Source information:
Predicted 3D model of a 349-nucleotide part of an RNA (small-subunit ribosomal RNA, central domain) from an uncultured bacterium. The RNAcentral record of the full RNA draws on ENA and SILVA. Model confidence (mean pLDDT): 88 of 100.

Context: one part of a larger RNA
C1' cells in the first nucleotide's frame, strides 16, 4: 500500500466554531467530463499461451497463431456520476405564540456557621486520642450572654431532577446575554453533513503584577506510635484556596463509547412542553423533545450493549499496528518558567 480493527484487549482528537478538501435531496431539459461500447493506430524481440516441426526423448531449439489491462486519435450511447439551466419541499434555515432551566457575564444586597476583637457573668480548668503528649488557661482560658469585624461557602429545597458543546454550573434581587423545547400556520428553496490546516473554549494545581486572608491546608516545625516513621493519629503552620488582569493547555479531561442521517419487537420509571377524552381529577390515553431502569432480534471473545447501539446501512474526521527502551533522546514549535506538542532509533526479550 492492501487487509483488519478502536466500551473492557493497541487504539475517539477534552471540547466547540469553521477554511479546504470529502460526500450530499426530489424532478425535467440540454452538454458528454467521469462512465460504457465499437472502429484505428500502438503496445519491438525475446518470454507466457495454443498448433505444427527439429535434435531417439525431455530440457532446448525453429516457424506460425493467439493475447498484450493501457494510452492516443475517432464514431456512438445517455443509465448512473458530473457541470449548466429551469422547477419543488420531505433536508436545513427564518417569521409568530408558548414554555421549562444551578447557561455565561456584571452589580447589588442576605441569613446560619467558623474565628479573631471589644463588654458581662464566672473560675479551674480546656483540648485532643486507642491511649497520651505538644498546645492552650489564674496576666482569669474553655463555658455561657451582648456588641464589632473579616474572609470565604451557600444547609433544608435537593431528585439515576435541570442546564451548558466540553470543562462545568447550586441562597436572593436586578440588568445584559447564549441555547434548547413545544403549537400551528406563512415563508426561503438544498442555502446541507463533516472537517486536513487555523481560530476560540478549556477542572485542580503551578506561573506574573497587585489586592485579600475566616477556615482550611502541600512545604516546616513539634508531641505521639514505631526497630525505624522522613508517614498514617495530634497541636500549630507558610504558600495555596479568594478577587482583578494577564499567561500555563493538562487529566482516570471517562459514557474509557467521534460527528451527522436513515431503518430495526416491546415494558416501566422521571423532566419540560402540547392534545384529546370524560367519571373535572393528586384522573386516563396519546403525541413531541430530553433523562433513567430492564429486555426480543441481531451484535459481542467473554462480560454486556440493546430506538441515548457496542444492531443495519452510509458519509466524513481521528486514532492503533508486540512488550519494554518511550507520553523518552535529538529536531522543530510554543512557555516567564514549570513544562507542553510532535516524536525516533541502538538495544533487549
Nucleotide at each position: 500500500c492492501u487487509g483488519g480493527g478502536c466500551g473492557u484487549a493497541a487504539a475517539g482528537g477534552g471540547c466547540g466554531a469553521g477554511u479546504a478538501g470529502g460526500u450530499g435531496g426530489a424532478u425535467a431539459g440540454u452538454c458528454a467530463a467521469g462512465u460504457u461500447a465499437g472502429a484505428u493506430g500502438u503496445g519491438a524481440a525475446a518470454g507466457c499461451c495454443c498448433u505444427a516441426g527439429g535434435c531417439u526423448u525431455a530440457a532446448c531449439c525453429u516457424a506460425g497463431g493467439a493475447a498484450u489491462g493501457c494510452c492516443a486519435u475517432u464514431u456512438a450511447a445517455a443509465a448512473c456520476u458530473g457541470a449548466c439551466u429551469g422547477u419543488c419541499u420531505a433536508g436545513a434555515g427564518u417569521u409568530u405564540g408558548g414554555g421549562a432551566g444551578a447557561g455565561g457575564g456584571a452589580a447589588g444586597a442576605g441569613g446560619a456557621a467558623u474565628u479573631u476583637c471589644c463588654g458581662g457573668u464566672g473560675u479551674a480548668g480546656c483540648g485532643g486520642u486507642g491511649a497520651a503528649a505538644u498546645g492552650c488557661g489564674u496576666a482569669g482560658a474553655u463555658a455561657u450572654c451582648g456588641g464589632a469585624a473579616g474572609g470565604a461557602a451557600c444547609a433544608c429545597c435537593a431528585g439515576u431532577g435541570g442546564c451548558g458543546a466540553a470543562g462545568g454550573c447550586g441562597a436572593c434581587u436586578u440588568c445584559c446575554u447564549g441555547g434548547c423545547c413545544c403549537a400551528a400556520a406563512a415563508c426561503u428553496g438544498a442555502c446541507a453533513c463533516u472537517g486536513a490546516g487555523u481560530c476560540g473554549c478549556g477542572a485542580a494545581a503551578g506561573c506574573g503584577u497587585g489586592g485579600g486572608g475566616a477556615g482550611c491546608a502541600a512545604a516546616c516545625a513539634g508531641g505521639a506510635u514505631u526497630a525505624g516513621a522522613u508517614a498514617c493519629c495530634c497541636u500549630g503552620g507558610u504558600a495555596g484556596u479568594c478577587c482583578a488582569c494577564g499567561c500555563u493547555g493538562u487529566a482516570a479531561a471517562c459514557g474509557u463509547u467521534g460527528a451527522g442521517u436513515a431503518c430495526u419487537a416491546g415494558c416501566u420509571g422521571u423532566u419540560g412542553g402540547g392534545a384529546a377524552g370524560c367519571u373535572u381529577g393528586a384522573c386516563u390515553u396519546c403525541u413531541u423533545a430530553g433523562u433513567g431502569g430492564c429486555g426480543c432480534a441481531g451484535c459481542u471473545a467473554a462480560c454486556g450493549c440493546g430506538u441515548u447501539a457496542a444492531g443495519u446501512a452510509c458519509u466524513c474526521c481521528g486514532c492503533c499496528u508486540g512488550g519494554g527502551g518511550a507520553c523518552u533522546a535529538c529536531g522543530g514549535c510554543c512557555g516567564c518558567a514549570a513544562g507542553g506538542c510532535u516524536a525516533a532509533a541502538a538495544c533487549u526479550c